[in-house]
Molecule: c-di-GMP-I riboswitch aptamer
Organism: Desulfobulbaceae bacterium
RNA sequence: UCUUGAAAAGGGCAAACUCAGGGAAACUUGAGGACGCAAAACCAUGGACCGAUAUUUGCCGGAAGCCUGGUUGCUGAA
Numbered sequence: 001u002c003u004u005g006a007a008a009a010g011g012g013c014a015a016a017c018u019c020a021g022g023g024a025a026a027c028u029u030g031a032g033g034a035c036g037c038a039a040a041a042c043c044a045u046g047g048a049c050c051g052a053u054a055u056u057u058g059c060c061g062g063a064a065g066c067c068u069g070g071u072u073g074c075u076g077a078a
Stems, first nucleotide, its partner, number of pairs: 012037002017032006035065001041071003046067002049062003053058001
């Protein structure tokens, strides 16, 4: 320096669901709420997934807390 990450400390995020709002829909924003998460922080390369539209294969949109890839970050035993 690289890979990996036990214990502890300080903390962080927030599933389902409910309410209010936005959207044609997927879904999303805020509040409540915690199933869980050492990247459940950010991005969206590729695969998978969802919606819409059609010309059955193209375009637009979504999520990414499914896998892969990239960037950054707290602690640090073996």